[in-house]
This record gives sequence, C1' cells and structure tokens, in this order.
RNA sequence: GGGCUUGUGGCGUAGUCUGGUAGCGCAAUUCGUUUACACCGAAUAGGUCCCCAGUUCAAAUCUGGGCAGGCCCA
Repeated sequence: GGGCUUGUGGCGUAGUCUGGUAGCGCAAUUCGUUUACACCGAAUAGGUCCCCAGUUCAAAUCUGGGCAGGCCCA
C1' cells in the first nucleotide's frame, strides 16, 4: 500500500440480508421478603446504534468518505 471483517447502555450480545416503536442476559438503583446479608419476587433508570455526509415520508439497517480493532496478501 491492497483485500476481507468487526464497531449497538457499565459488560456480553440480538436486530442489518428484507429500512417502519432499539430488544435480551448480567450488572446498577428502589421496593417487598429477612434481625441482617444473600437468594427470590416486583419495579425503575441507563443507548442520540464509532464519526461525518448522502438517499428516503422514514436509516442501527442502504450508499459514499473517514476513525479504531482483528485477519490475510504485498
């Protein structure tokens, strides 16, 4: 230098092909339970989906350009 691939709450991930309310598990907070803690049950909060631009009524998803990680080639 070239090719492929990944990027989504604190952590791990689904959703992308086929555009239409961002979901699940763990963790956190509160309440119940307990003498208390843990377990268990219920509820709550937490994401502008790596960045910028474009297409579209509508973009995590499609297109273009970047950034970062991984693999391969030179």